[in-house]
Context: one part of a larger RNA
RNA sequence: CGUAUAUAGUGGAUGCCUUGGCAAUCAGAGGCUAUGAAGGACGUGCUAAUCUGCGAAAAGUAUCGGCUAGUUGAUAAGAAACGUAACCGGUAAUAUCCGAAUGGGGUAACCUAAAUAAUAGUAAUAUUAUUUAUUAUUAAGUGAAUAAAAUAGCUUAAUAAAGCUAACCAAGAAAACUGAAACAUCUUAGUAUCUUGAGGAAAAGAAAUCAAAUAGAGAUUCCCUUAGUAGUGGUGAGCGAAAAGGGAUUAGUCAAUAGAUUUUAGAAUUAAUAAAAUAUUAUAAGAAUGAUAUUGGAAAAAUCAGCGAAACAAGGUGAUAGCCCUGUAUUUUAAAGUAUUUUAUUAAUAAUCUAUAAGUAGAUCGAGAAAUGUUAUCUUGAUUGAAUAUAGGGGAACCAUCCUCUAAGACUAAAUACUACUGAUUGACCGAUAGUGAACUAGUACCGUGAGGGAAAGGUGAAAAGAACCCCGGAUAGGGGAGUGAAAUAGAUCCUGAAACUGUAUACGU
Numbered sequence: 001c002g003u004a005u006a007u008a009g010u011g012g013a014u015g016c017c018u019u020g021g022c023a024a025u026c027a028g029a030g031g032c033u034a035u036g037a038a039g040g041a042c043g044u045g046c047u048a049a050u051c052u053g054c055g056a057a058a059a060g061u062a063u064c065g066g067c068u069a070g071u072u073g074a075u076a077a078g079a080a081a082c083g084u085a086a087c088c089g090g091u092a093a094u095a096u097c098c099g100a101a102u103g104g105g106g107u108a109a110c111c112u113a114a115a116u117a118a119u120a121g122u123a124a125u126a127u128u129a130u131u132u133a134u135u136a137u138u139a140a141g142u143g144a145a146u147a148a149a150a151u152a153g154c155u156u157a158a159u160a161a162a163g164c165u166a167a168c169c170a171a172g173a174a175a176a177c178u179g180a181a182a183c184a185u186c187u188u189a190g191u192a193u194c195u196u197g198a199g200g201a202a203a204a205g206a207a208a209u210c211a212a213a214u215a216g217a218g219a220u221u222c223c224c225u226u227a228g229u230a231g232u233g234g235u236g237a238g239c240g241a242a243a244a245g246g247g248a249u250u251a252g253u254c255a256a257u258a259g260a261u262u263u264u265a266g267a268a269u270u271a272a273u274a275a276a277a278u279a280u281u282a283u284a285a286g287a288a289u290g291a292u293a294u295u296g297g298a299a300a301a302a303u304c305a306g307c308g309a310a311a312c313a314a315g316g317u318g319a320u321a322g323c324c325c326u327g328u329a330u331u332u333u334a335a336a337g338u339a340u341u342u343u344a345u346u347a348a349u350a351a352u353c354u355a356u357a358a359g360u361a362g363a364u365c366g367a368g369a370a371a372u373g374u375u376a377u378c379u380u381g382a383u384u385g386a387a388u389a390u391a392g393g394g395g396a397a398c399c400a401u402c403c404u405c406u407a408a409g410a411c412u413a414a415a416u417a418c419u420a421c422u423g424a425u426u427g428a429c430c431g432a433u434a435g436u437g438a439a440c441u442a443g444u445a446c447c448g449u450g451a452g453g454g455a456a457a458g459g460u461g462a463a464a465a466g467a468a469c470c471c472c473g474g475a476u477a478g479g480g481g482a483g484u485g486a487a488a489u490a491g492a493u494c495c496u497g498a499a500a501c502u503g504u505a506u507a508c509g510u
Base pairs, nucleotide, nucleotide: 001509002508003507004506005505006504007503008502009501015495016459017458020430021429022427023426024425025424026423027422028421029419030418031164032163039098040097041096042055043054044053046078049075050074051073061092062091063090064089065088066087070082071081072080103112104111105110113132114131115130116129117128118127119126120125134161135160136159137158138157139156140155141154142153168199169197170196171195172194173193179186183234209217210216221248222247223246224245231239232238252411253410254409258354259353260352261351262350268349269348270347271346272345273344274343275342276341277340278339279338280337281336284331285330289305290304291303292302294301306323307322308312314326315325316324362384363383364382365381366380367379368378369377391406392405393404394403395402446453447452466494469481470480471479472478
């Protein structure tokens, strides 16, 4: 040095566990904000720090309910207190500074004014309270150039806006990589992305719609089907309908303009107020088991004998508990607030008929949208430009017949889309290199001028009973006794403790 066996160390795999995640289902809610938001800074405790809560009234105040023996949030013990406390919920109060930030300024959490009022002071001044941004609309007052008038402007008051927010929605703008085995029409795609705006949904919507060939349907939206069909396409790559049919859900209306008629009933809609019901924001009641000189540290195990069940969902308890605890089935509560529905009252909106939207419809030359790359249809830039129900649009070039509808005004619930957020429940989902980046001080530490990037890190034990005391040592570290415990090779680098790797002992080989 090698091999083998034994025995230690190192290391943290594996097994078991779960505080955290992931994906859904059913409900709720679908917004917050100048009454100052979202998000922060700084404070606040018997407190040095971090988290949580709160705001100079500062881990809290008042009040109304609920609940009951403990309580003063966590790491985290102790001290000192409270208990008509504490805790849970409703309604109020307080709510520093920054932030749309709004008196002015500014390098966010800072600096610095004016007016009015109060307090202190002889006064200067200080403190406190309130107000003072901008824009739009409305109203009032005032008021130039310019004699009057008017206007511009100025002042004041009231109302509104602004900023934040996950996806869904509408509108505007709008790529490229890519595919076509290259690439240009085409495709990717009206996608990503940017901007604006709104709502709990949005958008669409009551036919100048479809259709059919002499049959008919009857607003919109969504799903299935039609159908990878018809079609389109350097007829390449590819793209790709609609009607009809079956379902979900159903709802229809108003009004401008110009006239006419009728004066009184009924209905509907909207708003306010009141009452009731339901739901919701705290809750409450809630069945039934014992024994053992069985095992064990411990009984929920085993044995024996019982009981409940509208409750054998689930979790906890020193191993595996229907009957020990919390619960569960089933019942149950609201002083106060909120939501929905119903009823009643009050207020507002007259009814019927005629009439029916012009730089429009259409045309020419372009552009765009539709499954369609152009030819009917729709939208639109430029140039043009009708008719008036004896009229006009459409039925895929165009014309006739026939059919069908009535543009150039507007509103409209439901079926549909989504989930940052709240509650309940579920999983042939994960189980610490997995599952969120994050089970732990996590968007933390750390990196970067910055936009931004971005970790690692879970487990003593049933209970700290967390090792008094003694010894070695530096008042260490670490260890040896003693003690605790079922176990300390469970000793805080703490469950299990694989391998690589490193020793020690023995045997053999060289």
Molecule: large-subunit ribosomal RNA, domain I
Organism: endosymbiont of Pachyrhynchus infernalis